[in-house]
RNA sequence: GGGGUUGUAGUUCAAUUGGCAGAACGUUGCCCUUGCAAGGCAAAGGUUAGGGUUCGAUUCCCUACAACUCCA
Numbered sequence: 001g002g003g004g005u006u007g008u009a010g011u012u013c014a015a016u017u018g019g020c021a022g023a024a025c026g027u028u029g030c031c032c033u034u035g036c037a038a039g040g041c042a043a044a045g046g047u048u049a050g051g052g053u054u055c056g057a058u059u060c061c062c063u064a065c066a067a068c069u070c071c072a
Base pairs, nucleotide, nucleotide: 001071002070003069004068005067006066007065010025011024012023013022019055027043028042029041030040031039048064049063050062051061052060
């Protein structure tokens, strides 16, 4: 320098032919306990960035950025 894959919650991952963004663990609050842990209930929290297509985009297209990887 060129090619490919990936980017979703604090972490690990789902979300099919475009149509309500979820789970586990973690965090916070409450209950329980003499107290802690465990357990039960509830809550907060997210689509890498910018643009395009569309009635509607995590999903399709373009550009940029980042990580991984292959070639030179």
The RNA shown here (transfer RNA) has 72 nucleotides and comes from a Deltaproteobacteria bacterium. The organism belongs to Myxococcia, within Bacteria. The RNAcentral record of the sequence draws on ENA. The prediction has a mean pLDDT of 80. Rfam family: tRNA. Gene Ontology term of the family: triplet codon-amino acid adaptor activity. The family's RNA type in Rfam is transfer RNA.